[in-house]
Molecule: transfer RNA
Organism: Candidatus Woesearchaeota archaeon CG10_big_fil_rev_8_21_14_0_10_37_12
């Protein structure tokens, strides 16, 4: 230097053909129980890597730029 793939909640990940962002695990209350764990039930947690474009509407499409990983040379 050119191509690919990935970038989402504390961490692992969905998210179809654009149409209110989710699940699992961790946390947190509260129940239960002599107590801890388990189990139950509610609950907080998102710039969606980062700016711009395109739309009525972007997590999704397009363009550059960052970071990870991988082929090329």
């Nucleotide at each position: 230097g050119c191509c690919c793939u990935u970038g989402u909640a504390g961490c692992u990940c969905a998210g179809c053909c654009g149409g209110u962002a989710g699940a699992g695990c961790g946390c947190a209350u509260g129940g239960c129980u002599g107590u801890u764990a388990a189990c139950c039930a509610u609950g907080a947690a998102g710039u969606c890597g980062g700016c711009a474009g395109u739309u009525c509407g972007a997590g999704u499409c397009u363009g550059c730029c960052c970071a990870a990983g991988g082929g090329c040379g």